[in-house]
Context: one part of a larger RNA
């Protein structure tokens, strides 16, 4: 070293299963105080639906009696009108006058309010009847019970996850939580313009009949100093100097602005209608500047200025309805209805290029497409954390930087933590810890060999060299780690996919039952907790271990 063969499982990101976990999309299936339905419950009306009596209440309504009391007024004055008489046997009664009082009285006439009776008429209850209609019974029958109820139809309400149909947005250094979404002003932005992040800062959803046009005036702003009055003092006023903007411009930022864009007077209404060449941005849709012409006006002596505000935020497509005027159309003709123009009005349609008029949630019972376009374990990458070593050498060590210790700054190495990234692997790389078996580093616990020592000795500190060989048993806990008792020369740090499940075990962790606490209206949940809970693979390769043959 070839070559049988018999074992062993470290590897062949071995074999099985288009990962079940996460994320995208999608289903299903569960729950509600998501959205719209709906069965079924109920209530009312009418319809089927018919005779009686009664009683009540109402209202209307005929008829009749009866009552109306402030003070004053011989007194119980509803109200108005008309009125000198009236009724009558005698005689009453009253008026005029007189008096009272807002009203005056006999009679007669219409009427107001209350109460009572009364016709009629409707309602309502209540009884009672039986033909409609319903039950039970019979071979069958008004035989019996019930009865204008129930039960039916329709037609309008109310309740309803019992049931159904849907829907429950995106960005996102995985996903959820938590934030954002649309326009403004700066930086970021690399000296034209534009430029991105869940970069760094802030702001907007309006005000303003003057804070708009004009035409004039003013600069005495701000601020500081000085002085003088006033307060208890701060500090207000008021002069006076310096004062180029430090103020002030409704409001954020930024740019602007001094014969003004401030501030301040008069006078006004262009905060006007039509046209819209030509630019500017610009995927589009839009946006923004804007000459000239014609009307008609404002201020101004004039020349001019003015199509809102120093500029840049102050916002919403279409559809669809609404509102006006005049013009237009008008379905055989006249009209209307309706349409169309032009104005104008209704969305925090703010997920602000706006899927509906109208929508939340669970899922560990779960399913599917797919994704290493994206998370959990390993690796890679970095090393911010850690860790190791250098090198400074304040300070300690009685003095004395370097026996020993060391602030603080600064190089370096390592790749065991904890992150950061999301590069292989989601048509599968099996995860904590314990067993077995290890092997390898050396930044070395023991043992071994040296230097220094604040090394007298014993013990010891602290530095080099050294990995041959060794590095414990027990309690608790799933633990690893820890602690805790006893040993021991010593009970060393680590890598190997946090070494080892095709080499065992499954305690923990992480289905699927059930339970507490908790949270949620609920389905359900919870790096809270608890009890239980299927570990497949007969070895082709390659390593390796034996044996035998050449």
């Nucleotide at each position: 070293c070839c070559u049988a063969c018999a074992g062993u499982a470290a590897g062949a990101c071995g074999g099985a299963a288009a990962g079940a976990c996460c994320c995208u999309a999608g289903a299903u299936c569960c729950u509600u105080u998501a959205c719209u339905c709906u069965a079924u419950u109920u209530u009312u009306a009418c319809a089927u639906u018919g005779u009686a009596a009664a009683a009540u209440u109402u209202u209307a309504u005929u008829u009749u009696a009866a009552a109306g009391u402030a003070c004053a007024g011989c007194a119980u004055a509803g109200a108005u009108g008309g009125g000198a008489g009236u009724a009558u046997u005698c005689u009453a009664c009253u008026a005029a006058a007189u008096a009272u009082g807002a009203g005056a009285u006999a009679c007669c006439a219409u009427u107001u309010u209350u109460u009572a009776a009364u016709u009629u008429a409707a309602a309502u209850u209540u009884u009672a009847c039986u033909u409609a209609u319903u039950u039970g019974a019979u071979a069958a029958u008004g035989c019996a019970a019930a009865a204008a109820c129930c039960g039916u139809a329709u037609a309008a309400g109310a309740a309803u996850g019992g049931g159904a149909g849907u829907u429950u947005a995106c960005u996102u250094g995985g996903g959820a939580c938590g934030a954002g979404u649309a326009c403004c002003u700066c930086c970021u932005a690399a000296a034209u313009u534009g430029u991105a992040a869940c970069g760094g800062a802030g702001g907007u959803g309006u005000a303003c009949a003057a804070a708009g046009g004009u035409a004039g005036g003013u600069u005495u702003c701000a601020a500081u100093u000085a002085c003088u009055u006033u307060u208890u003092u701060a500090u207000a006023a008021g002069u006076a100097a310096u004062g180029u903007a430090g103020c002030g411009u409704a409001u954020a930022a930024u740019g602007g602005c001094a014969a003004a864009a401030a501030c301040u007077u008069g006078c006004u209404u262009a905060a006007c209608a039509a046209u819209g060449a030509g630019a500017u941005u610009a995927a589009u849709u839009a946006a923004u500047c804007a000459a000239u012409u014609u009307g008609g006006a404002a201020c101004u002596a004039a020349a001019g200025u003015u199509u809102g505000u120093c500029a840049u935020a102050a916002u919403g497509a279409u559809c669809c309805g609404a509102u006006a005027u005049u013009u237009a159309u008008g379905u055989g003709u006249g009209g209307a209805a309706g349409u169309a123009c032009u104005a104008u009005c209704g969305c925090u349609u703010a997920a602000c290029a706006a899927a509906u008029a109208a929508a939340a949630g669970g899922a560990a019972c779960u399913c599917u497409a797919g994704g290493g376009a994206u998370a959990a374990c390993a690796g890679a990458u970095u090393u911010a954390u850690c860790g190791u070593g250098g090198u400074u050498g304040a300070g300690a060590g009685u003095u004395c930087u370097u026996a020993u210790u060391g602030a603080u700054g600064c190089c370096a190495c390592g790749g065991u933590u904890u992150g950061a990234u999301a590069c292989c692997u989601c048509g599968a790389u099996g995860u904590c810890g314990a067993c077995u078996c290890a092997u390898c580093u050396u930044a070395u616990c023991c043992u071994g060999a040296a230097g220094u020592u604040g090394a007298a000795g014993c013990a010891g500190a602290u530095u080099u060299c050294a990995a041959g060989g060794g590095u414990c048993u027990a309690g608790u806990u799933g633990u690893u780690c820890g602690c805790u008792a006893g040993u021991u020369a010593a009970a060393g740090a680590g890598g190997u996919a946090c070494g080892c499940g095709a080499g065992c075990u499954g305690g923990g962790u992480u289905u699927a039952g059930a339970a507490c606490g908790u949270c949620g209206u609920g389905a359900g949940a919870c790096a809270g907790u608890u009890c239980g809970g299927u570990c497949c693979c007969u070895a082709u390769c390659u390593g390796c271990u034996g044996u035998a043959g050449g």